[in-house]
RNA sequence: CCGUGCUAGACGGGGAGCUGGCGGUGCCCUGUACCCGCAAUCCGCCAUAGCGGGGUCGAACUCCCCCCGAGAGGGCCUUCGCGCGCGGGACUGCCGCUACCGGAAGGUGCUGAAGGGCGGGUCCUGCGCGGCAGGAAGCUCCGAACCCCGCCAGAUCCGGGAGGAAGCAACGGUAAGGAGCCCAUCCUGGGUGCCGCAGGGGCGCCUGCCUGGAGCCGGACGGCGUCGGCAAGCUGCGUAGCGCGGCUCGAAGGAGGGUGCACGG
Numbered sequence: 001c002c003g004u005g006c007u008a009g010a011c012g013g014g015g016a017g018c019u020g021g022c023g024g025u026g027c028c029c030u031g032u033a034c035c036c037g038c039a040a041u042c043c044g045c046c047a048u049a050g051c052g053g054g055g056u057c058g059a060a061c062u063c064c065c066c067c068c069g070a071g072a073g074g075g076c077c078u079u080c081g082c083g084c085g086c087g088g089g090a091c092u093g094c095c096g097c098u099a100c101c102g103g104a105a106g107g108u109g110c111u112g113a114a115g116g117g118c119g120g121g122u123c124c125u126g127c128g129c130g131g132c133a134g135g136a137a138g139c140u141c142c143g144a145a146c147c148c149c150g151c152c153a154g155a156u157c158c159g160g161g162a163g164g165a166a167g168c169a170a171c172g173g174u175a176a177g178g179a180g181c182c183c184a185u186c187c188u189g190g191g192u193g194c195c196g197c198a199g200g201g202g203c204g205c206c207u208g209c210c211u212g213g214a215g216c217c218g219g220a221c222g223g224c225g226u227c228g229g230c231a232a233g234c235u236g237c238g239u240a241g242c243g244c245g246g247c248u249c250g251a252a253g254g255a256g257g258g259u260g261c262a263c264g265g
Base pairs, nucleotide, nucleotide: 001265002264003263004262005261006260009057010056011055012030013029014028015027020046021045022044023043024042034054035053036052037051038050063258064257065256067254068253073249074248075247076246077245080243081242082241083239084238085237086236087235088234091233092232093230094229095228096227098225100223101222102221106217107216108215115211116210117209118208119207120206121205122204123200124199125198126197127196128195129193130192132189133188134187135186136185138181139180140179141178142177148173149172150171156165157164158163
């Protein structure tokens, strides 16, 4: 150096989580990597840290160690930015109300504005008059089987008779009561009156007269301020999401080094 048969070992790895710790099941990343059984109110182990069974490769592209860049991904942390949530209204902005200032159009005014003065009305009270309503009084009519009146036929009673008595109906009248009329009279009442008299009250409005001698009304729009509101900007706090940054673990990838046994030639 070649051949044959073996052995260690390999047949995926990593992150977070779980755990006293390790590994696995489950999740995520890498990317292709033997099969079966077990496992989350978990499973198996203990620094030699999955267990049990089977299979393949096998000393090197493949096993072991160290190093390198971070193209993936995870974890932790601070500041900042974005996003989201809950607030605030100081400031900017916007909306509403309102005070003040300026003030366009228009209207009105020498047939007399503003201002000043004197009255009247509208309002209230009382009285008078009128009207309306009610009542009284008045007039007319109706109105009692008997217990109201008058007159009382008939009938009844007393009397020898003359005569007398009580008295129903009819007729006439009347009481309580009812109805109607109601010009005039009296009383009472009011959401009564283009009415009269007196008193009161007078903010506003309407109106007359005198004075005065040039303004008055109006309020589009603008400015400034107070108050109230909105929350876009702004601002306070929070944040399990995203980005930037730092630390850390780190698959894949790359480079270097290391690792057998037996027999035969």
This is a predicted structure of a 265-nucleotide RNA (Bacterial large signal recognition particle RNA) from an Anaerolineae bacterium. Rfam family: Bacterial large signal recognition particle RNA. It is annotated as a non-coding RNA gene.